[in-house]
RNA sequence: GCUGGGAUAGCCUAGCCUGGUAAGACGCAGGUCUGGAAAACCUGUGCACGUAAGUGCCCGGGAGUUCAAAUCUCCCUCCCAGCG
Numbered sequence: 001g002c003u004g005g006g007a008u009a010g011c012c013u014a015g016c017c018u019g020g021u022a023a024g025a026c027g028c029a030g031g032u033c034u035g036g037a038a039a040a041c042c043u044g045u046g047c048a049c050g051u052a053a054g055u056g057c058c059c060g061g062g063a064g065u066u067c068a069a070a071u072c073u074c075c076c077u078c079c080c081a082g083c084g
Base pairs, nucleotide, nucleotide: 001083002082003081004080005079006078007077010026012024013023020067027045028044029043030042031041032040046057047056048055049054060076061075062074063073064072
């Protein structure tokens, strides 16, 4: 230099092909249970503002297409593998 794969919430991983509310497990917080724990079960859990209702924003970074982008296009950064 070329080719392929990858980057999504604290962590792991779906969702991308075929654009339409960012999903699940773990972890964490609260609760039930218990004499107290563990286990099990229930609820909640991306970020900011807010007492709340709610509003706005978020998928490595930037730009484009579109009514609408994690998803399509272009450029760039980083990681892994292969080729030269």
Transfer RNA from Ferroplasma acidarmanus Fer1, 84 nucleotides, folded computationally. The same sequence occurs in records of 5 taxa. The organism belongs to Ferroplasma acidarmanus, within Archaea. The sequence is in RNAcentral, with records from ENA, GtRNAdb and Rfam. The prediction has a mean pLDDT of 81. Its Rfam family is "tRNA". By type it is a transfer RNA.